[in-house]
RNA sequence: GGCUGGCCGGGCGACCGCGUGGAGGAAACUCCCCGAGGAAGGUCCGGGCUCCUCAGAGCAAGGUGGUGGGUAACUCCCACCCGGGGCAACCCGCGGGACAGUGCCACAGAGAACAAACCGCCUGCACCGCAAGGGGCAGGUAAGGGUGAAACGGUGGUGUAAGAGACCACCAGCACAUCGGGUGACCGGUGUGGCUAGGUAAACCCCGCCUGGAGCAAGGUCAGACAGUGCACGUUCGAGGGCUGCUCGCCCGAGUGCACGGGUGGACCGCUGGAGGCGGCCGGCAACGGUCGUCGUAGAUGGAUGGUCGCCCUCGUUGCAAGACGAGACAGAACCCGGCCUACAGGCCAGCCCAU
RNA sequence: GCCCCGGUAUCCCAACGGCAGAGGAAGCGGUCUCAAACACCGUCCAGUGUGGGUUCGAGUCCCACCCGGGGCACCA
Numbered sequence: 001g002g003c004u005g006g007c008c009g010g011g012c013g014a015c016c017g018c019g020u021g022g023a024g025g026a027a028a029c030u031c032c033c034c035g036a037g038g039a040a041g042g043u044c045c046g047g048g049c050u051c052c053u054c055a056g057a058g059c060a061a062g063g064u065g066g067u068g069g070g071u072a073a074c075u076c077c078c079a080c081c082c083g084g085g086g087c088a089a090c091c092c093g094c095g096g097g098a099c100a101g102u103g104c105c106a107c108a109g110a111g112a113a114c115a116a117a118c119c120g121c122c123u124g125c126a127c128c129g130c131a132a133g134g135g136g137c138a139g140g141u142a143a144g145g146g147u148g149a150a151a152c153g154g155u156g157g158u159g160u161a162a163g164a165g166a167c168c169a170c171c172a173g174c175a176c177a178u179c180g181g182g183u184g185a186c187c188g189g190u191g192u193g194g195c196u197a198g199g200u201a202a203a204c205c206c207c208g209c210c211u212g213g214a215g216c217a218a219g220g221u222c223a224g225a226c227a228g229u230g231c232a233c234g235u236u237c238g239a240g241g242g243c244u245g246c247u248c249g250c251c252c253g254a255g256u257g258c259a260c261g262g263g264u265g266g267a268c269c270g271c272u273g274g275a276g277g278c279g280g281c282c283g284g285c286a287a288c289g290g291u292c293g294u295c296g297u298a299g300a301u302g303g304a305u306g307g308u309c310g311c312c313c314u315c316g317u318u319g320c321a322a323g324a325c326g327a328g329a330c331a332g333a334a335c336c337c338g339g340c341c342u343a344c345a346g347g348c349c350a351g352c353c354c355a356u
Numbered sequence: 357g358c359c360c361c362g363g364u365a366u367c368c369c370a371a372c373g374g375c376a377g378a379g380g381a382a383g384c385g386g387u388c389u390c391a392a393a394c395a396c397c398g399u400c401c402a403g404u405g406u407g408g409g410u411u412c413g414a415g416u417c418c419c420a421c422c423c424g425g426g427g428c429a430c431c432a
Base pairs, nucleotide, nucleotide: 001353002352003351004350005349006348007347008346010312011311012310013309014308015307016306018035019034021032022031023030024029037330041341042340044339045338046337047336048335049215050214051213052212056248057247058246059245061211062210063209064208065207066080067079068078069077070076081095082093083092084091085090096206097205101204102203103200104199105198118145119144120141121140122139123138124137125136127134128133153171154170155169156168157167158166172196174193175192176191177190178189179188180187181186219269220268221267222266228260229259230258231257232256233255240252241251242250243249262431263430264429276295277294278293279292280291281290282289283288313328314327315326316325317324318323357428358427359426360425361424362423363422366381367380368379374412383399384398385397386396387395405421406420407419408418409417
């Protein structure tokens, strides 16, 4: 100078105030315990839980995408492989398939995907010119120039009129066969072949795997209030509803759907002890798992978790100093967990790399 | 709390992945008029909410964030 991982995120005391719970009291009220986060946030994934008859078949739709493992599960985590960046520690990757098919590749450029002759190079023919040379026509040529994000392997040689994998050597890359290592992705080697195959799937698509639907305003119990009207369809020839978006199939089924209008804005359960936190030991590279011990810590619903003072801490301004003044991030539970992403003043710890 | 949409000029609103963006209203200037309105002509105004990615190329496709909007309870 840099890289990575983890942690804290003001402390103590007094007084006043708010919320849940408990105790006392006839009541007013009094006393006691406890009371936000690493992200409680965004609601982007996954699961628990609850209801729908435990959810059938086909199609569609959505998600996912190197390999192996972890997990209740995941788009998460760990280890490795491959590709890219960095001197390095390390970081980044929506990382299957472009020899199944279709589409697209603007502008520029002669030509943009069973390649293409604009300039150039070469050959032939005839013409002009004393000559040097010039343009014309018919062909050959992808080595050179130019255009472009991209022009159909690279370098050297042989060859040729000039050229060209036309041929040769080496290199890169592809396919097939085979040997060795690895659970595997893959890595390393040998041989043969044809000389070479553009990009795009965060375009359609193909392949493998996964997904029943809704969500605590789920769902249940109790109490209370009111007013119905119109239209449509229907009661086994079955409206309507549920199982999934569609079809089939299955089930429930006597009232249902729509529009206008009316009433309530209550209480309780769900509700917080759970894939829980911390520590030791064991297994594992690790994520994590096993086992033993220990801890008890929010549950509001017009929605509590705050304020003042004193001492200390950190930072800023000022001052020689003592001190004085000011500030203390992001943000805030709402059924509960595991992740991801985003916001965050300031500070602490550990490991590693490079240079001297 | 849960679910679902949208963001392009001052406003409304177009744009197969392709010259970096079409219109209308408003504004400004002019013609007309005594003056205005109407009409006509001309002109100005955007880099598509922000950042990153895929691609040769992004308003459009993908991801994250920001901002704005909508819906929902029970009873007869």